[in-house]
C1' cells in the first nucleotide's frame, strides 16, 4: 500500500418566523386566550416468536391437535442470545448449519433400466445337448457369479492383493461405516483397543421418542350517561329424579348455568372516563463471569393521540441527506435502509 | 389497532411430491353464397417473487409482495 474479516457508533446540523398535540401555571362566568418547557424510530414494519395485563371455572382430567429438537448456560420467557461439540466452506482473520430418531413400523423412489430393495439384459465361467468329422468355433438348455457394460440422483461401503472354474469381506492390510469396552470430558463429544464384513435415500412423508402449549385479545376489559322491544344481568319463588340447552375452542367425562312465574335493571351510532405509559426502564461507574448477563452504588423520566399532533416557509454550512411515521407495554427475530465515523484483526508485496 | 382467507393462461377453475385437467374467451382452419351454430388444431420459458428441503416442488419449509373478508350485543 492493497485486498478483506468483525464488532460498535450515527441517522444533515444550526437559527429564525407561522402552525398543531399533550402537560404545567396564570387570565376569564364561559367560549377561549397567554406563558414554560416537550413531542416517532433504529427499524415506529412484517405481527414470525416469547411475556406482562385483562376477561372467561383462577383455567379441570384424558385423547385429538400445535410448537421445538446437538450439548451446557444465561433470562420473566422464548422458535431469541452467550460458550462449546459436530458437519461443511475459506491460504488465513473469520463464516454458515431446521443439527434427535429410516440398526421400532408403514409409505414412497415417476422417466428411464433386465432389476429399486431386491433382480441375471448383455457379460464371465462350469455341465449336458444339437450341426457335425473331432473341438477351444456357433446354437440351445441349466446352474454359478454383482468383478466388467448399459440405466439411474441411488445398483450389496471403496481401493489393492491374495484366492475361486468364474467370481463374491471368502481372505488379509489400509479406509468409510457399525457394535462392544477402556480411557478423558458436567456434557454434546473426542480418542485407543477389539470384535464381525456391514445393502440405499427420504422423518421441512406418515410416525416414534423427549419436552412445552387452556382459550381470546387494549375493538380486552372496568365504570358513567339517555327512549322502546329483543337479548342479556341482578334478586325472590317453584324445580333441582329425568330429560333438553348453553359453554372452556374438536371429542368424551367432569363442572357451572339456565328451562317455569314476579320484580328490578341493563343499550351503542365510531358518547365520555380510566386501562395509557416509572418500567422485567435507560445511562455511568465498580464487582463477578470467557460470554450471553447478573449484583451493587449513583443519576435520569424525554410522545400518549381517538378522524387521529409531531409539520411548513426561509437563511446559513457540505458530505446534498436513505429506509421510514408511534396507537396497551416490553424481550427477541425477520424485512427495508443513502452515506459516514471509530476499534480490533486477517493475509499478499514493498522498506527498515 | 388485531384476526383470518387467498394468489395457477385474458377470465373462471381442479391438481397437496413424479413434470399442469376442464370450460369461456382469443387465433386458425373445415362446413356456408356470407355468416352463425357445429366439429378439429393451436397457447403456461415465470403455477405472485426470492432461498432451503428432496434425485424431484404449483405441491413441504422459511422469507417477502398484494389482494380480500371478519372483529365494537342487535334491530
Nucleotide at each position: 500500500u492493497g485486498a478483506c474479516u468483525u464488532c460498535a457508533u450515527u441517522a444533515u446540523a444550526u437559527g429564525a418566523c407561522c402552525g398543531c398535540g399533550g402537560u404545567a401555571u396564570c387570565c376569564g362566568c364561559a367560549a377561549g386566550g397567554g406563558u414554560a418547557a416537550u413531542g416517532a424510530g433504529g427499524a415506529a414494519a412484517g405481527u414470525c416468536c416469547g411475556a406482562g395485563c385483562a376477561u372467561c371455572a383462577c383455567a379441570g382430567a384424558g385423547c385429538a391437535g400445535g410448537g421445538u429438537a446437538g450439548c451446557u448456560g444465561a433470562u420473566a420467557a422464548c422458535g431469541u442470545c452467550a460458550g462449546c461439540c459436530g458437519a461443511g466452506g475459506g491460504c488465513g482473520a473469520c463464516c454458515u448449519u431446521a443439527g434427535g430418531g429410516c440398526g421400532a413400523g408403514u409409505g414412497c423412489a415417476a422417466c428411464a433400466g433386465a432389476a429399486a430393495u431386491a433382480u441375471a439384459c448383455c457379460g464371465c465361467a462350469c455341465a449336458g445337448g444339437a450341426c457335425a468329422u473331432c473341438g477351444c468355433a456357433u446354437c440351445c438348455u441349466g446352474u454359478g457369479u454383482a468383478a466388467g457394460g448399459g440405466u439411474g440422483g441411488a445398483a450389496c461401503g471403496g481401493c489393492g492383493a491374495g484366492g475361486u472354474a468364474a467370481g463374491a469381506g471368502c481372505u488379509c492390510a489400509c479406509c468409510g461405516g457399525a457394535a462392544u469396552g477402556c480411557a478423558g470430558g458436567u456434557g454434546a463429544c473426542u480418542g485407543c483397543a477389539u470384535u464381525g464384513c456391514c445393502a440405499u435415500g427420504u422423518a421441512a412423508a406418515c410416525c416414534c421418542u423427549a419436552u412445552c402449549c387452556g382459550a381470546u385479545g387494549c375493538a380486552a376489559c372496568a365504570c358513567c350517561g339517555a327512549u322502546u322491544g329483543g337479548u342479556g344481568c341482578g334478586g325472590g319463588g317453584a324445580a333441582c329424579a329425568a330429560c333438553g340447552c348453553g359453554u372452556c375452542u374438536g371429542c368424551u367425562c367432569g363442572g357451572c348455568g339456565c328451562g317455569c312465574c314476579c320484580c328490578g335493571u341493563u343499550g351503542u351510532a365510531a358518547g365520555g372516563u380510566g386501562g395509557c405509559u416509572u418500567g422485567a426502564u435507560c445511562c455511568u461507574a465498580u464487582u463477578g463471569g470467557c460470554g450471553a448477563c447478573a449484583a451493587u452504588a449513583g443519576g435520569g423520566c424525554u410522545a400518549g393521540a381517538u378522524a387521529g399532533a409531531u409539520g411548513g416557509u426561509c437563511a446559513u454550512a457540505c458530505a446534498c441527506g436513505a429506509c421510514a411515521g408511534a396507537a396497551c407495554u416490553c424481550g427477541g427475530c425477520u424485512u427495508a435502509u443513502c452515506g459516514a465515523u471509530g476499534g480490533a484483526g486477517u493475509c499478499a508485496c514493498u522498506c527498515g | 389497532g388485531g384476526u383470518g382467507u387467498c394468489a395457477u393462461a385474458g377470465c373462471c377453475a381442479a391438481g397437496u411430491g413424479g413434470u399442469a385437467a376442464g370450460g369461456c374467451a382469443a387465433g386458425g382452419g373445415a362446413c356456408u353464397g356470407c355468416a352463425a351454430c357445429u366439429c378439429c388444431c393451436u397457447g403456461a420459458c415465470u403455477c405472485c417473487c426470492c432461498a432451503g428441503u428432496u434425485c424431484a416442488a404449483a405441491u413441504c419449509u422459511g422469507g417477502g409482495u398484494g389482494a380480500c373478508a371478519c372483529c365494537u350485543c342487535c334491530a

The prediction has a mean pLDDT of 76. Two RNAs folded together computationally: RNase P RNA and transfer RNA, 427 nucleotides in total. Rfam match: Bacterial RNase P class A. The family's RNA type in Rfam is ribozyme.